The prediction has a mean pLDDT of 80.
FMN riboswitch aptamer (RFN element), 145 nucleotides, folded computationally.
The sequence was found by an Rfam model in a public genome assembly.
RNA sequence: AUUAUUCUUCAGGGCAGGGUGUGAUUCCUGACCGGCGGUAAAGCCCGCAAGCCUUUACGGCACGAUUCGGUGAGAUUCCGAAGCCGACGGUGUAUGAGACUGCGCUUCUGUGCAGACUCUGAAGUCCGGAUGUGAGAAGAUCAAC
Numbered sequence: 001a002u003u004a005u006u007c008u009u010c011a012g013g014g015c016a017g018g019g020u021g022u023g024a025u026u027c028c029u030g031a032c033c034g035g036c037g038g039u040a041a042a043g044c045c046c047g048c049a050a051g052c053c054u055u056u057a058c059g060g061c062a063c064g065a066u067u068c069g070g071u072g073a074g075a076u077u078c079c080g081a082a083g084c085c086g087a088c089g090g091u092g093u094a095u096g097a098g099a100c101u102g103c104g105c106u107u108c109u110g111u112g113c114a115g116a117c118u119c120u121g122a123a124g125u126c127c128g129g130a131u132g133u134g135a136g137a138a139g140a141u142c143a144a145c
Stems, first nucleotide, its partner, number of pairs: 002144002006140005017029003031125002033086002035048004043084002051061003054057001066082005088128003096119003100115006
């Protein structure tokens, strides 16, 4: 220096303040967060992981989001500006549909407001699987050459 074995540790962050309401970190407003490897430094480029399945394999399925300008040899990564995205299950006052009651309007067809009922159904941050899995990172050890 190269190849290979075993072990240990580490390995995800975030709704302040307000509105409506019986009830909301789920609706409205606004706020906050950003795993790992690559590369000019990345949530939004290229991959991986996490999720589900089984025949458990170098496996299959699914898998979101960015533009403009500037600097520079090089940047969708830096700087400036304006945007966008976020698995599955649970909970839920948004939304949509149906039909009932009361009041008003009316060209008598319908239509507006309020109430309550049924179905539908919305969380990156709450709860759960998870004191989990794991991309990977660091350190140690033995052997061969």